Source information
Predicted 3D model of an 85-nucleotide RNA (c-di-GMP-I-GGC riboswitch aptamer) from Terrihalobacillus insolitus. The prediction has a mean pLDDT of 87. Taxonomically the source falls in Terrihalobacillus (Bacteria, Bacillota, Bacilli, Caryophanales). The sequence was found by an Rfam model in a public genome assembly.

[in-house]
């Protein structure tokens, strides 16, 4: 530097349940494991979700992120073990 075949020390934790929190999406904690070799961090680009507030409105609703998601993809950044060069 590239890669993740085998192995070890280990790590994280989807759905779901409960509690707390939030307008919502969602988040946090506990339980729980579907999976993950960066499923560590980063909301920078794209995507997706929400729409409190705001704007419009034919009063039905529509649009909108300053909200959320890195376990959707890409980029940035740091790193354990092993293999190869």
């Nucleotide at each position: 530097u590239u890669c993740g075949a085998u192995a070890a020390u280990g790590g994280c934790a989807a759905a779901c349940u409960c509690a707390u929190u939030g307008a919502a999406a969602g988040a946090u904690g506990a339980g729980g494991a579907c999976g993950c070799a960066a499923a560590g961090c980063u909301a920078a680009g794209g995507g997706u979700c929400u729409a409190a507030g705001g704007u419009c409105u034919u009063a039905g609703g529509a649009c909108u992120a300053u909200g959320a998601u890195c376990g959707c993809c890409u980029g940035g950044u740091u790193a354990c073990c092993g293999a190869a060069a």